[in-house]
Molecule: transfer RNA
Organism: Candidatus Buchananbacteria bacterium
RNA sequence: GCCAAGAUAGCUCAGCUGGUAGAGCAACGGUAUCGUAAACCGUGGGUCAGGGGUUCGAAUCCCCUUCUUGGCU
Repeated sequence: GCCAAGAUAGCUCAGCUGGUAGAGCAACGGUAUCGUAAACCGUGGGUCAGGGGUUCGAAUCCCCUUCUUGGCU
C1' cells in the first nucleotide's frame, strides 16, 4: 500500500426487510437474615466511533475520515 471483518450501557454482546435501542454480568436501592454472602423484587445508566448525504423517519442504506483485528504484498 491492497483486501476483509469490526466500533452499540462499566464489561461481553444482540438488534430481522429503515419505524422512538435491548439481554446477561456488573453498579445502586429494597425484601429477607442476629449479621454477611447467595436468593428474590426493583432502579439508573447510550449523541449507536466522528462528519456529511438520502428519506416523513437512519444503529440499519450511500460517501468521507479515525481507530481495532486478521490476511496479502